RNA sequence: GCCCCUGUAGCUCAAGGGAUAGAGUAUCGGUUUCCGGAACCGACGGUGUGGGUUCGAGUCCCACCAGGGGUA
Numbered sequence: 001g002c003c004c005c006u007g008u009a010g011c012u013c014a015a016g017g018g019a020u021a022g023a024g025u026a027u028c029g030g031u032u033u034c035c036g037g038a039a040c041c042g043a044c045g046g047u048g049u050g051g052g053u054u055c056g057a058g059u060c061c062c063a064c065c066a067g068g069g070g071u072a
Base pairs, nucleotide, nucleotide: 001071002070003069004068005067006066007065010025011024012023013022018055027043028042029041030040031039048064049063050062051061052060
């Protein structure tokens, strides 16, 4: 250089073009407890960047960026 895969919450993962993008964990608050832990309830927090297609894009297309793998 070329080819392939991946990129969604702090972390690990869902979401096969259509309802408000969900879950576990972590963090914070509350209930409980003598205090903590555990348990239960709640809150916070996200689609790598820029374009395009579409009535509608996390999902499809193009370029770029980052990570991983393959190839002389």
Notes:
Predicted 3D model of a 72-nucleotide RNA (transfer RNA) from a Caldifarciminota bacterium. NCBI's taxonomy places the organism under Bacteria, Pseudomonadati, Caldifarciminota. Rfam family: tRNA. It is annotated as a transfer RNA.